[in-house]
RNA sequence: UAAUUCUAAGGGGAUGGGGUUCCCCUUAUAACCGCUGCGAUGCUGAUGACUCCUGCCUAUCU
Numbered sequence: 001u002a003a004u005u006c007u008a009a010g011g012g013g014a015u016g017g018g019g020u021u022c023c024c025c026u027u028a029u030a031a032c033c034g035c036u037g038c039g040a041u042g043c044u045g046a047u048g049a050c051u052c053c054u055g056c057c058u059a060u061c062u
Stems, first nucleotide, its partner, number of pairs: 009026005016053006034043002
């Protein structure tokens, strides 16, 4: 210097938290940061997926 094997750690996946699972990034100018519109604005969604709790909105009843 190169190859192989073993063992990890941290961060992220458009609005809070838990469990399982999948994917991305490697110390950073990284991974990631929805749709529409020139813009002002307007619209959807608490998940990447499954699921639980909480929050929010609407309707009805008392």